Large-subunit ribosomal RNA, domain VI from a Clostridiaceae bacterium, 266 nucleotides, folded computationally.
The organism belongs to Clostridiaceae, within Bacteria.
It matches the Rfam family "Bacterial large subunit ribosomal RNA".
RNAcentral holds the full RNA, with entries from ENA.
[in-house]
Context: one part of a larger RNA
RNA sequence: CGUAGGAAAUUUGAGAGGAGCUGUCCUUAGUACGAGAGGACCGGGAUGGACUGACCUCUGGUGCACCAGUUGUUCCGCCAGGAGCACAGCUGGGUAGCUAUGUCGGGAAGGGAUAAACGCUGAAAGCAUCUAAGCGUGAAGCCCACCUCAAGAUUAGAUUUCCCAUGGAGUUAAUCCAGUAAGACCCCUUGAAGAACACAAGGUUGAUAGGUGAGAGGUGUAAGUAUGGUAACAUAUUCAGCUGACUCAUACUAAUAGGUCGAGGG
Numbered sequence: 001c002g003u004a005g006g007a008a009a010u011u012u013g014a015g016a017g018g019a020g021c022u023g024u025c026c027u028u029a030g031u032a033c034g035a036g037a038g039g040a041c042c043g044g045g046a047u048g049g050a051c052u053g054a055c056c057u058c059u060g061g062u063g064c065a066c067c068a069g070u071u072g073u074u075c076c077g078c079c080a081g082g083a084g085c086a087c088a089g090c091u092g093g094g095u096a097g098c099u100a101u102g103u104c105g106g107g108a109a110g111g112g113a114u115a116a117a118c119g120c121u122g123a124a125a126g127c128a129u130c131u132a133a134g135c136g137u138g139a140a141g142c143c144c145a146c147c148u149c150a151a152g153a154u155u156a157g158a159u160u161u162c163c164c165a166u167g168g169a170g171u172u173a174a175u176c177c178a179g180u181a182a183g184a185c186c187c188c189u190u191g192a193a194g195a196a197c198a199c200a201a202g203g204u205u206g207a208u209a210g211g212u213g214a215g216a217g218g219u220g221u222a223a224g225u226a227u228g229g230u231a232a233c234a235u236a237u238u239c240a241g242c243u244g245a246c247u248c249a250u251a252c253u254a255a256u257a258g259g260u261c262g263a264g265g266g
Base pairs, nucleotide, nucleotide: 001152005163006162007161008160009159010158011157015149016148017147018146021049022048023047024046025045026044027043033038051106052105053104054103055102059100060099061098062097066093067092068091069090070089071086072085073084074083075082076081110144111143112142117137118136119135120134164265166178167177168176169175183261184260185259186258187203188202189201190200191199208254209253210252211250212249213248214247215246217243218242219241224237225236226235227234228233
């Protein structure tokens, strides 16, 4: 821009893409078959491999604004307690998120038309013949079915709901301009989204983010003081103190105010 007014939502599916793999074991059954050795079709079940999708409850990894320990040095006047720098100084753990080696799932079943092949009926050709007319069975393959996208499918589809017939110019018309409606956007707070855009949640009739309160989870028992010990240190107060992303609550702070676009119809 188009889709014959302007919008919001829900959809149909022309078409396109993806997937499509396979082992072993148990059972049927030591049955059919076979002199024996051996040993099934068909059907039912279990469990794997590779591939693939989703997720983070578990097992782990990472986790540079979490916690603790610790070395050297500089500084906070000294002690104590801390801060900076040294690869994040080093070391041990670790929330959320992201992850695989972790967890759960998938290939199927079913239908239709067929290939090779196997048949029924059956003439040409009094017989025979699956074929010439006609009718069946039949594959990991084909079309559906499963998953995803999809009306720019210009053949531009469908359904539901909302807004409605203002002003001006033009010759009354075509047409043009302006202000609006429903609605949308700008702007702002953001994240489960994200390169930008988009998408999604919100904007006081508000829990969108921050803060605060409580909790979860993490770390592992803070500082100070007291007691014991010559001291290093230990014990008590103390499952303490601290704590990023998690959960719930709470308008304390910021989403204020405002602006723009947007129909008059074949």